[in-house]
Molecule: c-di-AMP riboswitch aptamer (ydaO/yuaA leader)
Organism: soil metagenome
Parts: sequence; structure tokens; C1' cells
RNA sequence: UGCCUAAUCCCGCUAGAGCGGGAACGGGGGACCCACUUCACCGGGGCGCAUCGCCAAUCCUGGCGUAGGGCACUCUUCGGCCCGAGCCCGUCAGCUAACCCCGUCGGCAUCGAGGAG
Repeated sequence: UGCCUAAUCCCGCUAGAGCGGGAACGGGGGACCCACUUCACCGGGGCGCAUCGCCAAUCCUGGCGUAGGGCACUCUUCGGCCCGAGCCCGUCAGCUAACCCCGUCGGCAUCGAGGAG
């Protein structure tokens, strides 16, 4: 300097670490109307691209694929590459005006050819 992401910007206090406030952005809860409405089993839900299969294993777990996401101004075609995690609520949540609550972390240096802007 630039990229992914909501994760940036401004102000005040502080020696600093940091704390507080605001804007913007993102997410959740929450009526009417609408939707749903049986039985049994399985609890269920949310953030996120990160879901679903198959195989092996007593367990821990491992392997192969895969929905999906990313590859540097934007869009697009072909090929190639990478990821395909993690966390939270706690038996509770359809949608949802008013209203209420929360977050603004982290990570990276990212390929080749063609077309359009």
C1' cells in the first nucleotide's frame, strides 16, 4: 500500500496500556396480518462460505469426496490453486411495526490466458 471480513471512522479522558461516548456497518430477540398445526422417534436454534455423504476405527479420531466460499479495480469465460473451520444460546426463538439487546475481532500478500467496463 492492498485484500478477505459487519469488523471502519470521529470525539473525550489517560503518561501509557486502556476506558467512555457517537456515527456508520453487521447480527439477534420481539405483535397484528400471514404462515405453521396429526402420531412416533430425534431436543431445538443462532453467527459464519464452512454443509452433506462414503470408508476405516471399540473409543479418541483419520481418510476420500461434496454444497458453498476465496484467488488483489469491477464483472465475466476457460484452466489451475486454496479453504470447506470455529464458536454461542441452554430445552427457548416462524415471519415481524414499535421496542429491546449484542458485535466492530481476526487473518493475509492471492496463479495463468481471453473478453467487457